[in-house]
């Protein structure tokens, strides 16, 4: 420099054009003498721009990050 693969709640993984979910983790509330356990709830996210669609996390397009690979 050139290919390939990713990038989504504080973390891990899901969703591949139609309301972005799980589960730790945190908050609160039920149980318990209290603390863990169990339960129920509640908050919290798509790396930036630009494009294409009625509609984009998804699809083009450029950047940035991050792993492999090749000279």
């Nucleotide at each position: 420099u050139c290919c390939c693969g990713g990038g989504u709640c504080g973390u891990c993984c899901a969703a591949g054009g139609g309301c972005a979910g799980g589960a730790c983790c945190g908050c609160u509330g039920a149980u318990u003498u209290u603390g863990g356990u169990u339960c129920a709830g509640c908050a919290g996210a798509u790396g930036g721009g630009g494009g294409u669609u009625c509609g984009a996390g998804u699809c083009c397009u450029c950047c940035c990050c991050c792993g492999g690979g090749a000279g």